[in-house]
RNA sequence: CUUAUCCAGAGUGGUGGAGGGAUAGGCCCUUCGAAGCCACAGCAACCGCGGUCCUAUAUACGGAACGCAGGUGCUAAUUCCCGCUCCCGUCUUCGGGGGUAAAGAUAAG
Numbered sequence: 001c002u003u004a005u006c007c008a009g010a011g012u013g014g015u016g017g018a019g020g021g022a023u024a025g026g027c028c029c030u031u032c033g034a035a036g037c038c039a040c041a042g043c044a045a046c047c048g049c050g051g052u053c054c055u056a057u058a059u060a061c062g063g064a065a066c067g068c069a070g071g072u073g074c075u076a077a078u079u080c081c082c083g084c085u086c087c088c089g090u091c092u093u094c095g096g097g098g099g100u101a102a103a104g105a106u107a108a109g
Stems, first nucleotide, its partner, number of pairs: 001109006011040005019029003025081002041075003046071002048068003052064003079103001083100007
């Protein structure tokens, strides 16, 4: 940089000792112990692997559902909320729904 996904799911202990939730704002978590690190456990199924089926001249390539859990990832709150636009209710505002941008995270290339 490209593509896909992001309203599901899953935490205890040790260490540590004040921050953390990307960024601004909001809101929230936290000395009843934050981040980081370690151990064990768990979630998920992107890649990977397995047999089966479809396509096919062909055990290839491609595709489908299923299974496994090797490589990553993840385990407060929808990516915690947020911008723009359209619709509905209400009508300075607020609430609900649809679409979409940017940023971010993860995977694969």
The prediction has a mean pLDDT of 83. A computed fold for a 109-nucleotide RNA from a soil metagenome, annotated as SAM riboswitch aptamer (S box leader). The model forms 94% of the base pairs in the Rfam consensus.